[in-house]
RNA sequence: UUUAUAGCUCAGUGGCUAGAGCAGCCGCCUUGUAAGCGGCAGGUCGGGGGUUCGAAUCCCUCUAA
Repeated sequence: UUUAUAGCUCAGUGGCUAGAGCAGCCGCCUUGUAAGCGGCAGGUCGGGGGUUCGAAUCCCUCUAA
RNA backbone atom coordinates (compact mmCIF):
# COMPACT_ATOMS: atom_id res chain seq x y z
C1' U A 1 0.00 0.00 0.00
C1' U A 2 -3.88 -3.54 -1.47
C1' U A 3 -7.47 -7.11 -0.08
C1' A A 4 -11.49 -9.27 3.58
C1' U A 5 -19.36 -9.32 1.02
C1' A A 6 -23.46 -16.51 0.24
C1' G A 7 -20.07 -23.09 0.10
C1' C A 8 -16.68 -20.92 -4.27
C1' U A 9 -15.56 -16.62 -7.78
C1' C A 10 -17.10 -11.59 -7.68
C1' A A 11 -20.31 -6.88 -8.19
C1' G A 12 -22.27 -3.14 -5.21
C1' U A 13 -18.02 3.67 -3.23
C1' G A 14 -23.81 7.21 1.51
C1' G A 15 -30.43 5.98 0.76
C1' C A 16 -35.79 1.12 -2.23
C1' U A 17 -35.61 -5.72 0.51
C1' A A 18 -27.19 -6.26 -0.29
C1' G A 19 -27.21 -8.79 -5.89
C1' A A 20 -24.97 -12.04 -10.07
C1' G A 21 -22.52 -16.57 -11.90
C1' C A 22 -21.13 -21.48 -10.37
C1' A A 23 -22.29 -25.15 -6.69
C1' G A 24 -26.83 -27.13 -3.52
C1' C A 25 -32.28 -28.41 -3.25
C1' C A 26 -37.26 -28.78 -5.71
C1' G A 27 -40.03 -28.83 -10.19
C1' C A 28 -40.72 -28.85 -15.79
C1' C A 29 -38.75 -31.25 -20.07
C1' U A 30 -36.60 -36.51 -21.64
C1' U A 31 -37.78 -43.74 -22.40
C1' G A 32 -33.49 -42.50 -19.08
C1' U A 33 -29.09 -39.37 -18.18
C1' A A 34 -26.83 -34.87 -19.50
C1' A A 35 -28.01 -30.16 -21.40
C1' G A 36 -31.89 -26.44 -21.22
C1' C A 37 -35.96 -23.74 -18.52
C1' G A 38 -38.54 -22.13 -13.89
C1' G A 39 -38.36 -21.68 -8.71
C1' C A 40 -36.33 -22.13 -3.58
C1' A A 41 -32.73 -21.81 0.14
C1' G A 42 -28.16 -19.76 1.58
C1' G A 43 -25.21 -13.14 4.12
C1' U A 44 -25.07 -10.60 11.80
C1' C A 45 -20.80 -7.39 4.38
C1' G A 46 -13.43 -9.96 9.07
C1' G A 47 -13.86 -7.83 14.91
C1' G A 48 -14.61 -3.21 17.74
C1' G A 49 -15.53 2.03 17.88
C1' G A 50 -16.73 6.82 15.54
C1' U A 51 -19.20 10.40 11.82
C1' U A 52 -24.22 10.84 9.71
C1' C A 53 -31.29 11.35 9.72
C1' G A 54 -29.13 7.02 7.27
C1' A A 55 -22.71 3.13 6.62
C1' A A 56 -20.96 -3.01 2.97
C1' U A 57 -19.55 2.16 1.35
C1' C A 58 -16.52 7.66 4.97
C1' C A 59 -12.84 7.95 9.51
C1' C A 60 -9.89 5.38 13.62
C1' U A 61 -8.16 0.88 15.62
C1' C A 62 -7.38 -4.44 15.81
C1' U A 63 -7.02 -9.26 13.19
C1' A A 64 -5.75 -12.16 8.83
C1' A A 65 -3.58 -12.61 3.88